[in-house]
RNA sequence: GCCCUAGUAGCUUAACGGAUAAAGUAGCGGUCUUCUAAACCGUCGAUGCAGGUUCGAUUCCUGCCUAGGGUA
Numbered sequence: 001g002c003c004c005u006a007g008u009a010g011c012u013u014a015a016c017g018g019a020u021a022a023a024g025u026a027g028c029g030g031u032c033u034u035c036u037a038a039a040c041c042g043u044c045g046a047u048g049c050a051g052g053u054u055c056g057a058u059u060c061c062u063g064c065c066u067a068g069g070g071u072a
Stems, first nucleotide, its partner, number of pairs: 001071007010025004018055001027043005048064005
């Protein structure tokens, strides 16, 4: 250089092209407890970037960026 795969919340993962992007864990607040932990309740937080297709894109297409793998 070329080919393939992946990029979603602090972290680990979901989501036939269609209802407000869903969980676990972490963080924060509360209940309980003498205190802590556990348990329970609430809350916070995300689609790598730029275009295109579509009535509608996390999903499909193109380019770029990042990470991993393959090839000489």

The RNA shown here (transfer RNA) has 72 nucleotides and comes from a bacterium. The sequence is in RNAcentral, with records from ENA. The coordinates come from a structure-prediction model, not an experiment, and the mean pLDDT is 81. Rfam family: tRNA. Rfam classes the family as a transfer RNA.